[in-house]
Molecule: Glycine riboswitch aptamer
RNA sequence: GUGGCUCUGGAGAAGCUCAGAAACGAGUACCGAAGGUGCAAGGCGGCUGCGAAGCCGCUGAAUCUCUCAGGUAAAAGGACAGAGUAGA
Numbered sequence: 001g002u003g004g005c006u007c008u009g010g011a012g013a014a015g016c017u018c019a020g021a022a023a024c025g026a027g028u029a030c031c032g033a034a035g036g037u038g039c040a041a042g043g044c045g046g047c048u049g050c051g052a053a054g055c056c057g058c059u060g061a062a063u064c065u066c067u068c069a070g071g072u073a074a075a076a077g078g079a080c081a082g083a084g085u086a087g088a
Base pairs, nucleotide, nucleotide: 004085005084006083007082008081009080014028016027017026018025029072030071031070035068036066038064042059043058044057045056046055047054048053
């Protein structure tokens, strides 16, 4: 340094509407911090071109983006951060 486990901190957004005895559901609005999608510079390759350069493909990060998934009282979960722990 890397992943696992434990502890601590940890945001956003309707405790909405309908239906129902309950469970299961339907709808509208909203949020981004599980997971997932997208890509800038750069890199690589190809084509055109004397060259300068242009075009195409692949690759390419995030707390950005989308909102598929997930979520919108508390609890749980939670990116990320700190501490500890046993290993390879």